[in-house]
Molecule: c-di-GMP-I-GGC riboswitch aptamer
Organism: Peptococcaceae bacterium UBA5767
RNA sequence: AGCGAUAAAGGCAAACCCAUCGAAAGAUGGGGGCGCAAAGCCAUUGGGCCUACGUACCAACACGGUAUAGGGUAGCCGGUUACCGAAG
Numbered sequence: 001a002g003c004g005a006u007a008a009a010g011g012c013a014a015a016c017c018c019a020u021c022g023a024a025a026g027a028u029g030g031g032g033g034c035g036c037a038a039a040g041c042c043a044u045u046g047g048g049c050c051u052a053c054g055u056a057c058c059a060a061c062a063c064g065g066u067a068u069a070g071g072g073u074a075g076c077c078g079g080u081u082a083c084c085g086a087a088g
Base pairs, nucleotide, nucleotide: 003085004084011036012035016031017030018029019028020027021026034075040080041079042078046077047076048073049072050071051070054068055067056066057065058064
């Protein structure tokens, strides 16, 4: 450098429930624990995905459609930094 044990010491926390915020996606706090070796950090300037109050167009009365500014997601890939040390 790389790799990842039924190792040691620790860490995080999905669904779901409650409260708050938000138009929504979703976020924060509490409970919870599916999982995680980066489930630490990065989303004005990599790709993907989700959303669409607003805006434009279509449509024509509808709780409609398409696109999108914007918003979100790092537990999708990616980038970056890092604890521990069996085997190979």